[in-house]
RNA sequence: ACGAAGCAUCUUGAGCAGGGCUGACGCCCUCGCCAACCUGCCAGACCCGGCAAGGUGGUUUCCGAAAGGGGAUGCGGCCAAGGCAACCAAAGGGUCCAAA
Numbered sequence: 001a002c003g004a005a006g007c008a009u010c011u012u013g014a015g016c017a018g019g020g021c022u023g024a025c026g027c028c029c030u031c032g033c034c035a036a037c038c039u040g041c042c043a044g045a046c047c048c049g050g051c052a053a054g055g056u057g058g059u060u061u062c063c064g065a066a067a068g069g070g071g072a073u074g075c076g077g078c079c080a081a082g083g084c085a086a087c088c089a090a091a092g093g094g095u096c097c098a099a100a
Base pairs, nucleotide, nucleotide: 006075007074008073009072010071011070015031017030018029019028020027021026032059033058034057037055038054039053040051041050042049044096045095046094047093048092062069063068077084078083079082
């Protein structure tokens, strides 16, 4: 780096934008937007809920009557010796711990 397996979630949302490459399919870059999967943050712990900040991803009709099948994404990043960055956002509810 590629592939496989496992787990989780989804099959919803969001640009007839600008530029580059290609015979075409399509791909790449920039900006915008969507999304809470990982990290982080929102009170010390846990659960719930939340925040697009860091890392990904997406920006559109999968098949089927159904069962089901197929598919997609994620399971932090950088430098690496040990370290570094993560918002001006959200700044809550419950239980517990500690203190007053």
Model confidence (mean pLDDT): 75 of 100. The RNA shown here (SAM-I/IV (S-adenosyl methionine) riboswitch aptamer) has 100 nucleotides. The RNAcentral record of the sequence draws on Rfam, Ribocentre and ZWD. Rfam family: SAM-I/IV (S-adenosyl methionine) riboswitch aptamer. On this family, see Weinberg et al., RNA 2008: "The aptamer core of SAM-IV riboswitches mimics the ligand-binding site of SAM-I riboswitches". The family has 417 seed sequences and 567 matches in Rfam 15.1. The model forms 100% of the base pairs in the Rfam consensus.